[in-house]
RNA sequence: GUUGAAGAUAGAGGUAGCGAUGCAUCAGAGUACUGCAGGGAGCCGGCGGGCUGUGAAAUACAGGAAAGGUAAUCAUCGCCGAAGGGAAUGAUAUGGCAAUGUCAUUUCUUGGGGCUUUGGGAAAUACUCAAUGCACUCCUUCGCAAGAAGAGGGGUUAUCUUAAAG
Numbered sequence: 001g002u003u004g005a006a007g008a009u010a011g012a013g014g015u016a017g018c019g020a021u022g023c024a025u026c027a028g029a030g031u032a033c034u035g036c037a038g039g040g041a042g043c044c045g046g047c048g049g050g051c052u053g054u055g056a057a058a059u060a061c062a063g064g065a066a067a068g069g070u071a072a073u074c075a076u077c078g079c080c081g082a083a084g085g086g087a088a089u090g091a092u093a094u095g096g097c098a099a100u101g102u103c104a105u106u107u108c109u110u111g112g113g114g115c116u117u118u119g120g121g122a123a124a125u126a127c128u129c130a131a132u133g134c135a136c137u138c139c140u141u142c143g144c145a146a147g148a149a150g151a152g153g154g155g156u157u158a159u160c161u162u163a164a165a166g
Stems, first nucleotide, its partner, number of pairs: 002165002005162007014080001017079006026069001033063003037059001042051003046097002083110012111137002114134002117131005138152001139150004
């Protein structure tokens, strides 16, 4: 001085990078529910079951919510496996169970955003999740270039430290 492995520190991608919080607005919805009328036996639910002649359903009139959701734009905060998703386990909320939501741990997987199509969630033309396809883009490798490839974030660039190899 080189190769390559591990570790530490500091950065980059894009303002159309990631996530959280927040007012408004939109929708939920003239729905649920309440009152009066009407009517005279049905109605609700995934199951269990529940309501109902102390008056079910349809129908008319009057009054009339909420939760989760909505972030294009803007503001604040934390960041660059930022973060998302699948599975398992545990805790917790509603519940009789099923089911659903939230949090934590383990494990697998995804480079990034956009658009199309299909499917799931949702009240949904919002939004979100997954997969496919399309071009764009970041990184690395090969290449004179045009381009090609993907072992892709556990990556990549720089610096430093250390064992080993020749």
Lysine riboswitch aptamer from Faecalicoccus pleomorphus, 166 nucleotides, folded computationally. The source organism's lineage runs through Bacteria, Bacillati, Bacillota, Erysipelotrichia and Faecalicoccus. The coordinates come from a structure-prediction model, not an experiment, and the mean pLDDT is 77.